[in-house]
RNA sequence: GCAUCAGUAGCCAAAUGGCAAGGCAACAGUCUGCAAAACUGUAAAUUGUCGGUUCAAUUCCGACCUGGUGCU
Numbered sequence: 001g002c003a004u005c006a007g008u009a010g011c012c013a014a015a016u017g018g019c020a021a022g023g024c025a026a027c028a029g030u031c032u033g034c035a036a037a038a039c040u041g042u043a044a045a046u047u048g049u050c051g052g053u054u055c056a057a058u059u060c061c062g063a064c065c066u067g068g069u070g071c072u
Stems, first nucleotide, its partner, number of pairs: 001071007010024003018055001026042005048064005
């Protein structure tokens, strides 16, 4: 340099056009002599950035940024 894959909450991760799941962690409560575990509940995402297409974009298109892999 070229090709290809990925970027979504503190971390992991689903959703492939129609109002973004789940797990771990965090916080509160129940339980306990106190904790842990367990159970219940709560909050946390401008979906890497900027544009475009569309009534509607995490999803499709372009450029860019970051990282992985392969080739030279």
The RNA shown here (transfer RNA) has 72 nucleotides and comes from Methanofastidiosum sp. The prediction has a mean pLDDT of 83. Rfam family: tRNA. Rfam classes the family as a transfer RNA. RNAcentral holds the sequence, with entries from ENA.